[in-house]
Context: one part of a larger RNA
Molecule: small-subunit ribosomal RNA, 5' domain
Organism: uncultured bacterium
RNA sequence: GAUGAACGCUAGCGGCAGGCCUAAUACAUGCAAGUCGAGGGGUAGAUGGAGCUUGCUCCAUUGAGACCGGCGCACGGGUGCGUAACGCGUAUGCAACCUACCUUUAUCUGGGGGAUAGCCCGGAGAAAUUCGGAUUAAUACCGCAUAAAAUCACAGUAUCGCAUGAUACAAUGAUCAAACAUUUAUGGGAUGAAGAUGGGCAUGCGUGUCAUUAGUUAGUUGGCGGGGUAACGGCCCACCAAGACGACGAUGACUAGGGGAUCUGAGAGGAUGACCCCCCACACUGGUACUGAGACACGGACCAGACUCCUACGGGAGGCAGCAGUAAGGAAUAUUGGUCAAUGGAGGCAACUCUGAACCAGCCAUGCCGCGUGCAGGAUGACGGCCCUCUGGGUUGUAAACUGCUUUUAUUCGGGAAUAAACCUACUUACGUGUAAGUAGCUGAAUGUACCGAAGGAAUAAGGAUCGGCUAACUCCGUGCCAGCAGCCGCGGUAAUACGGAGGAUCCAAGCGUUAUCC
Numbered sequence: 001g002a003u004g005a006a007c008g009c010u011a012g013c014g015g016c017a018g019g020c021c022u023a024a025u026a027c028a029u030g031c032a033a034g035u036c037g038a039g040g041g042g043u044a045g046a047u048g049g050a051g052c053u054u055g056c057u058c059c060a061u062u063g064a065g066a067c068c069g070g071c072g073c074a075c076g077g078g079u080g081c082g083u084a085a086c087g088c089g090u091a092u093g094c095a096a097c098c099u100a101c102c103u104u105u106a107u108c109u110g111g112g113g114g115a116u117a118g119c120c121c122g123g124a125g126a127a128a129u130u131c132g133g134a135u136u137a138a139u140a141c142c143g144c145a146u147a148a149a150a151u152c153a154c155a156g157u158a159u160c161g162c163a164u165g166a167u168a169c170a171a172u173g174a175u176c177a178a179a180c181a182u183u184u185a186u187g188g189g190a191u192g193a194a195g196a197u198g199g200g201c202a203u204g205c206g207u208g209u210c211a212u213u214a215g216u217u218a219g220u221u222g223g224c225g226g227g228g229u230a231a232c233g234g235c236c237c238a239c240c241a242a243g244a245c246g247a248c249g250a251u252g253a254c255u256a257g258g259g260g261a262u263c264u265g266a267g268a269g270g271a272u273g274a275c276c277c278c279c280c281a282c283a284c285u286g287g288u289a290c291u292g293a294g295a296c297a298c299g300g301a302c303c304a305g306a307c308u309c310c311u312a313c314g315g316g317a318g319g320c321a322g323c324a325g326u327a328a329g330g331a332a333u334a335u336u337g338g339u340c341a342a343u344g345g346a347g348g349c350a351a352c353u354c355u356g357a358a359c360c361a362g363c364c365a366u367g368c369c370g371c372g373u374g375c376a377g378g379a380u381g382a383c384g385g386c387c388c389u390c391u392g393g394g395u396u397g398u399a400a401a402c403u404g405c406u407u408u409u410a411u412u413c414g415g416g417a418a419u420a421a422a423c424c425u426a427c428u429u430a431c432g433u434g435u436a437a438g439u440a441g442c443u444g445a446a447u448g449u450a451c452c453g454a455a456g457g458a459a460u461a462a463g464g465a466u467c468g469g470c471u472a473a474c475u476c477c478g479u480g481c482c483a484g485c486a487g488c489c490g491c492g493g494u495a496a497u498a499c500g501g502a503g504g505a506u507c508c509a510a511g512c513g514u515u516a517u518c519c
């Protein structure tokens, strides 16, 4: 000098930040991922009407929840267990790869089929849930047609490259597609090509401690062939060979998420990796795959385990390292708050819905910064305190009283923003349409907040540590190697500037000290 700090004493305000470093311990409760009726069938209910048997039936309009289907749920948010590794950083490569949504571009969107949720009927079960029958729809599912610049097979020509090869042209054969909705404005669907974005893989170099760890390795190292993958590869498998790594530190053990950065330092370095950003890993513990463009998936599935809960004992349910919150641990770390107004995300043509992301508010001097606790005059240098060489003097001290002034802040009253412009609605203009532009309107959680003005009144506001040397600041009293102090040297045994009190002084100041840690 610094801190995600804690403790002691003290405390007026504001702005901006930060806030479980310990038990990746266990979790009550609520919320944190839905959305689309412009994909589908359609119900309860509501409203209106009709009929009458007066509490039922029928018709029309509207229509939640649930269900099928699509997209999303792989983002966003959390944590740092594991990991000394191509994990991260940096620089390259992929002629060995993928990429939903988005953009550009080309072509197409023909004609059929069988089911199944839901609904209805019935059953089992305490529940979770589940079984059977009948029936029904789709942008759900499955054939058919058409189809190439897609894929595969088989040959060719040209150009190029670091090898395998790549690109272009091109003959033949084979295979593969689609979905409609509608308010008529559009929104979709299929197949290619290109882009963008995001990822995957490989490699050079860099990236802890210990040699009181010296040898390690059998899918091990390489090859041929195959399987698998989006893709290369012992990634996996059969066979063949005997290799591969290592004092330039293999293997083993311990510790640890990495970086941008942060602290310190003149720098070189050293230490750290909270907040913010990028990457990685994880989601009760271990394993596995399914779906999907993308996961081996925090609020998905299955299996095993530990734990907790429900049970009618037959069987079931759960996973806060999301936001709050609880218990425990600990020196120690906050509200079971408001709003989607803005920014962003998901779905939707849109309106809109959802969003503990986000924006705000609450708590805490935890930090940084700023402001204030008055200003000027005022000497008989008042009273009181303390000290002394004691009829006196010194100091507290212009300090107080007193006079004049100001009103930051606080209090009360009054006014009062920006953050909002889009989407959308209405109108107008431009041009060839549906796009652009313009005008007006709509929308604020924070918030009656920030800010501005007025009123009266010095009114509402100072402490902490130290004073032997290091180190700025000294005397008296008490105590008497006691009580005690102390970072080091050391102080205290009767004149203690070092203990305790008082007066005075010094340093900081809404803080001041102590402790811990780093330079």
Base pairs, nucleotide, nucleotide: 001518002517003516005515006514007513008512009511012371013370014369015368016367017366018364019363020329025327026326027325029324030323031322034071035070036069039068040067045062046061047060048059049058050057051056052055078282079281080280087207088206089205090204091203092202093201094200097199098198102195103194104193105192106191107190108189109188110144112142113141120133121132122131123130124129150175151174152173153172156169157168158167159166160165180187181186208254209253210252215245216244217243220242221241222240223239225237226236227235257279258278259277260276261272262271263270264269284305285304286303287302288301307318308317309316310315335361337360338359339358343357344355345354346353347352374405375404376403377402384396385395386394387393388392411455412454413453414452415451419446424441425440426439427438428437429436430435431434463508464507465506466505467504468489469488470487474503475502476501477500478499484491485490